[in-house]
A computed fold for a 93-nucleotide RNA from a Gammaproteobacteria bacterium, annotated as Glycine riboswitch aptamer. The coordinates come from a structure-prediction model, not an experiment, and the mean pLDDT is 77. It was read from a public genome assembly, where an Rfam model found it. Taxonomically the source falls in Gammaproteobacteria (Bacteria, Pseudomonadati, Pseudomonadota).
This record gives sequence, C1' cells and structure tokens, in this order.
RNA sequence: AUAGCGUGCACAGAAGAGACCCCGACAGUUGUACGGGGCGCCGAAGGCGCAACUCGCCCGGAAACGCUCAGGCAGAAGGACUGUGACCGCUGA
Repeated sequence: AUAGCGUGCACAGAAGAGACCCCGACAGUUGUACGGGGCGCCGAAGGCGCAACUCGCCCGGAAACGCUCAGGCAGAAGGACUGUGACCGCUGA
C1' cells in the first nucleotide's frame, strides 16, 4: 500500500396496524398540532422472556421466535435490517 473484521457517523432503500369513539381546550361552526378517558389492533426503536442457534464441552453470548412494559396505527417524524462511502480502532502475509 492492499484485504478482512468492528463501534459509531453520512446518504439511499425500508414493513405492519382505527385519518376510531367520548369529553375538554384552541380556533370559530367545522377542524385539530394539544390534554384526559375508552375499546380495537401492530412489531422492525428500546426492553423483557424462552431458547432455536453459537461454543470441542462447560461457563458465557444470543434470534428476524414469543411478550407487548415502552413505542407505534393518514401524512411527517421514527424505524430493525440491507447497500454504499470516508474516518477511527483491531488483525494478518
């Protein structure tokens, strides 16, 4: 120099489910960015659980599986994950 791996960063893509009902508030006659209550749903932020899997075995790690505490259910925002890029770190002939 180059290749590989890793955390975060930037850009792009990215699903699911009530534009639900009632009351208040604000504007002003119909709406909603807000607050409270109610029922129904979703899972791919996070969290938790089993444990598929991983490890020669044990210890350990741990899912896109499950639960829905949280979050979400027009749009926006967010979004696991995937791709690309430049740093930084680690490793190697």